Description:
The prediction has a mean pLDDT of 83. A computed fold for a 511-nucleotide part of an RNA from an uncultured bacterium, annotated as small-subunit ribosomal RNA, 5' domain.

Context: one part of a larger RNA
């Protein structure tokens, strides 16, 4: 000098930051991922129209049905749920940083371009009925739709031998020719025009995957390590290269420039310190990585081996009719626990951004805000001017006085902050209208009254600041030197002084 600090004493206001560092311990409760009816068929409800029947002479009432529109519910289907948010367990590794490479790769939505969108089929949720179960849930029958699923047609095109040209550092790349073959599609809305989709291909962008050079901890009281191990051939697998996996063959590969083992640790931009060189650290913010009760696995998908998905095993907890089920806060709040120690079970989608939707809009504990904590930094205030008889009181005293001290009283002012009253925002951009959580906040005006607002530590030297009383090597102090045994500026109290000041000290840690 610094801190995500804690503790003690004290505490007026505001702005901006910041706040579970320990138990990746366990979690009550609420919320944190939905949306689309302009993909689809139903159920319920409502409004209008209409048909039939019954009662009535009729107006009309009631019942059943159909059509259209609205609202809503579960289901099928689409997209999203792989983003955003959290944590730092693991990891000494191509995990990260930096620089290269992929002629060894993929990429939904989005942009650009080319072409197409023909004609059929069988199901299944839902609904209904029946059955089993305490529940969670399940079974059977009958029946129904689609942008769900499956054949067929078409092939601009793509894939798959071979071959030619050009290029390249190589296995090869690009383009042309070309045999047998293989591969598409879906509709919806609209009066229409058309719009949004769907399929195939080329390309871009974005994102991802893989490989390599170099760089960054401790330990030799760890010296040898290694059998898929190192390489080859052939295959399998992958989006893709590769012992990634497998059969066979060979015996290699790493190591004192530290292999292997052990310990510790997420990495970086950066942060703190320092004149620098260095040293220590990696909270907040940003990038990358890893993880999601513990271990394992795959499915779906453009993308996961998936925090709020699935399956299996385990520990724990809960429900149970004992047969069986259910759950995962290292999301936001919040609870218990352990701890020196870390906040509200708050408001809003107004802004920014994200998902869905043609849109209206819906969702969004991301985000924007507020609340709590002197935890930090910064700013402001607790009054200003005058005022000597140097009042009283306190303390000291050589008893003369000195000091507290212009300090107070007293006089005249001011009105920051806080308080009350009245007004009152911006962040909102779009052709226009509408839309503000923050917020009746900031700010402005008026009003009253010095009123509501100062402490902490130190005073032997280092080190700014001194006397008295008590104590008597006791009680105690102490960062180091050291004080205290009868005159203690070092202990305790008091007066005074010094330093900082809404803080001041102590402890811890780093330089």
């Nucleotide at each position: 000098a610094a801190c995500g600090a804690a503790c003690g004493c004290u505490g007026g206001c505001g702005g901006c930051g910041u706040g579970g560092a320990u138990a990746a311990g366990a979690c009550a409760u609420g919320c944190a991922a939905g949306u689309c009816g302009a993909g689809c068929g139903g159920g319920a409800u409502u409004a209008a129209g209409u048909u039939u029947g019954u009662a009535g002479u009729a107006a009309u009432a009631c019942a059943a049905g159909c059509u259209u529109g609205g609202u809503u519910c579960a289901g099928c289907g689409g997209c999203g749920c792989a983003c955003g948010g959290g944590u730092g367990c693991g990891u000494a590794a191509c995990a990260c940083g930096u620089g290269a490479a992929c002629a060894a790769u993929c990429u939904g939505c989005c942009g650009a371009g080319a072409a197409g969108u023909g004609g059929g089929g069988g199901a299944u949720a839902g609904c209904u009925u029946g059955c089993c179960g305490a529940a969670a849930g399940g079974c059977a029958a009958a029946u129904u739709a689609a942008u769900a699923c499956c054949g067929c047609a078409u092939a601009u095109g793509g894939c798959c031998a071979u071959u030619c040209u050009u290029c390249u550092a190589u296995u090869g790349a690009a383009g042309g020719a070309a045999a047998c073959g293989c591969c598409a599609a879906a509709g919806u809305c609209g009066c229409a025009a058309g719009a949004c989709g769907c399929u195939u291909c080329u390309u871009g962008a974005u994102g991802a995957g893989u490989u390599c050079g170099c760089g960054g901890c401790c330990u030799a009281u760890c010296a040898g390590c290694u059998a898929g191990a190192u390489g080859g051939c052939g295959g399998g697998g992958u989006a893709a290269c590769g012992g990634c996996c497998c059969a066979c063959c060979a015996u290699g590969g790493c190591u004192a420039u530290g292999a292997c083992g052990g310990g510790u640790a997420g990495c970086u931009g950066g942060u703190c310190u320092g004149a620098g060189a260095g040293g220590a650290c990696g909270a907040c913010c940003a990038g990358c990585c890893a993880c999601a009760c513990u271990g394992g696995a795959a499915c779906u998908g453009a993308g996961a081996c998936a925090c709020g998905g699935u399956c299996c095993a385990g520990a724990c907890a809960c429900c149970u009719a004992c047969g069986g089920g259910u759950g995962g806060c290292a999301g936001c709040a919040g609870u218990c626990g352990a701890g020196a120690a870390u906040u509200u079970u708050u408001c809003a989608c107004a802004a920014u951004g994200g998902g869905g939707g043609a849109a209206a809009c819906c969702c969004u504990g991301a985000u924007g805000g507020a609340g709590c904590g002197a935890c930090g930094c910064c700013g402001c205030g607790u009054g200003g001017a005058g005022g000597a008889u140097g009042a009283a009181g306190g303390c000291c005293u050589u008893c003369g006085g000195g000091u507290u001290g212009u300090a107070a009283a007293c006089u005249c002012c001011u009105g920051u902050c806080a308080u009350g009253c009245g007004g009152g925002a911006a962040c909102a951009a779009g052709a226009a209208a509408g839309u503000g959580a923050u917020a009746g906040u900031a700010c402005c005006g008026c009003a009253a009254g010095a009123g509501g607002a100062a402490g902490a530590g130190a005073c032997g030297g280092c080190u700014a600041a001194c006397u008295c009383u008590g104590u008597g090597g006791c009680a105690g102090c102490a960062g180091c030197c050291g004080c205290g045994g009868g005159u203690a500026u070092a202990c305790a109290g008091a007066g005074g002084u010094c330093u900082c000041g809404a803080g001041c000290g102590u402890u811890g840690u780093u330089c």
The full RNA is in RNAcentral, with records from ENA and SILVA.
Rfam family: Bacterial small subunit ribosomal RNA. Gene Ontology terms of the family: ribosome and structural constituent of ribosome.